[in-house]
RNA sequence: GAAUAUGCCCCCUAGGGUUCCGCGGCGCCGAGCGCGCCGGACUGGUCCGAGAGGGGGCACACGGCGAAGUUUGCCGUGCCACGGAAGGACAAAAGCCUGGGAGAU
Numbered sequence: 001g002a003a004u005a006u007g008c009c010c011c012c013u014a015g016g017g018u019u020c021c022g023c024g025g026c027g028c029c030g031a032g033c034g035c036g037c038c039g040g041a042c043u044g045g046u047c048c049g050a051g052a053g054g055g056g057g058c059a060c061a062c063g064g065c066g067a068a069g070u071u072u073g074c075c076g077u078g079c080c081a082c083g084g085a086a087g088g089a090c091a092a093a094a095g096c097c098u099g100g101g102a103g104a105u
Base pairs, nucleotide, nucleotide: 006059007058008057009056010055011054012053015048016047020045021044022042023039024038025037026036027035028034060078061077062076063075064074065073066072067071080100082103087097088096
């Protein structure tokens, strides 16, 4: 310096903010299950959400077994993984994307 870590989807969680709901404050009012403005250092619902978190499905690769006669079924395995800053999207933010990145060992 190069190659090698299997891919995608779904559910959930850590986490996240504030478009909507709710809640709170102030005001209006025809006092209505109403309207307007402000608030996420408002617990929440909707919502976003992990390469290095959990579960599942399909596929793929390798190994084994059976049958068949060149295909098919079943079983098993698929390890390891410390990590900025800056930037990006959606309303906004984030462990999302950039990114198994830059770096570190």
A computed fold for a 105-nucleotide RNA from Bhargavaea beijingensis, annotated as Guanidine-I riboswitch aptamer. NCBI's taxonomy places the organism under Bacteria, Bacillota, Bacilli, Caryophanaceae, Bhargavaea. It was read from a public genome assembly, where an Rfam model found it. The model forms 97% of the base pairs in the Rfam consensus. The coordinates come from a structure-prediction model, not an experiment, and the mean pLDDT is 84.